The RNA shown here (transfer RNA) has 72 nucleotides and comes from Thraustochytrium aureum. The sequence is in RNAcentral, with records from ENA. It matches the Rfam family "tRNA".
RNA sequence: GGGUGGUUAGCUCAAUGGUAGAGCGUUCCUUUUACACAGGAAAGGUUAGCGGUUCAAACCCGUUACUGCCUA
Numbered sequence: 001g002g003g004u005g006g007u008u009a010g011c012u013c014a015a016u017g018g019u020a021g022a023g024c025g026u027u028c029c030u031u032u033u034a035c036a037c038a039g040g041a042a043a044g045g046u047u048a049g050c051g052g053u054u055c056a057a058a059c060c061c062g063u064u065a066c067u068g069c070c071u072a
Base pairs, nucleotide, nucleotide: 001071002070003069004068005067006066007065010024011023012022013021018055026042027041028040029039030038048064049063050062051061052060
């Protein structure tokens, strides 16, 4: 250089164009003498950036950035 994937919560990951979610973690409450376990609740998101298509985009298209793999 060419080809092909990935980028979403603090971490690991879902989400068939129609309300952005789960597990773990964090905080609080219940339970306990206390801790752990268990149960409940809460906080936490510019869905990598920009532009386009659409009534509506994490999702489709273009481009940029970072990154994995293959190949020369």